About this RNA:
A computed fold for a 73-nucleotide RNA from bacterium HR11, annotated as transfer RNA. The prediction has a mean pLDDT of 81.
[in-house]
RNA sequence: UCAGGAGUAGCUCAACCGGCAGAGCAUCGGGCUGUUAACCCGAGGGUUGUGGGUUCGAGUCCCACCUCCUGAG
Numbered sequence: 001u002c003a004g005g006a007g008u009a010g011c012u013c014a015a016c017c018g019g020c021a022g023a024g025c026a027u028c029g030g031g032c033u034g035u036u037a038a039c040c041c042g043a044g045g046g047u048u049g050u051g052g053g054u055u056c057g058a059g060u061c062c063c064a065c066c067u068c069c070u071g072a073g
Base pairs, nucleotide, nucleotide: 001072002071003070004069005068006067007066010025011024012023013022019056027043028042029041030040031039049065050064051063052062053061
């Protein structure tokens, strides 16, 4: 330098053919228990890497850029 992949909650990852952004773990509160752990119920937590474009509507499509991984030279 070129090609491909990835970037979404604190962490690991979903989100179909563009139509209300979710799960598990963690955290916090409650229940249970003599206490803790485990188990059960609930809650909080998101400018979807950045900036534009298309569209009635974008995590999803298009363009540029940033970071990381892999391959080629």